[in-house]
RNA sequence: GCGCAGGAUAUCUAGGGUUCCGGCGUUUUGAACGUGACUGGUCCGAGAGAUAUCGCCGUUCGGCAACAGACCGGGCGGUACACGGCGGGGCAAAAUCCCGGGAGGC
Repeated sequence: GCGCAGGAUAUCUAGGGUUCCGGCGUUUUGAACGUGACUGGUCCGAGAGAUAUCGCCGUUCGGCAACAGACCGGGCGGUACACGGCGGGGCAAAAUCCCGGGAGGC
C1' cells in the first nucleotide's frame, strides 16, 4: 500500500424533534391559529448501549440396517477490539438514524 472479514433481526434505553394527541396562549370558541429554551402520549432511534432469538465457528453426544462421510437433533464454549469530524440525506422534523467501523487520528 492492497484485499477479505469483523453477521442479521426483535424488544428496550440514552438520545431526537414536533405530523397527530395533549398542555399553554389568543380568537369571531361544536372549533381555528400560534407555541417543542411545553414535563408528557403517538412517532424516529444507536458500528463503537442493554437484553433475547437466529446465524456462523469449535467441541461433544444421539438418530439414520453396520463403519465413515453427509444430513437431522441436543449439550457446552466462542462471536474479540473500537477515538472519530465538517458536510449532506430522508421522514412532519430532528437525532449517536443513513452516507459511516466513512474523511481523519492513534
Guanidine-I riboswitch aptamer from an uncultured Rhodobacteraceae bacterium, 106 nucleotides, folded computationally. Model confidence (mean pLDDT): 83 of 100. Its Rfam family is "Guanidine-I riboswitch aptamer". About the family: This family represents a conserved RNA structure found upstream of the ykkC and yxkD genes in Bacillus subtilis and related genes in other bacteria.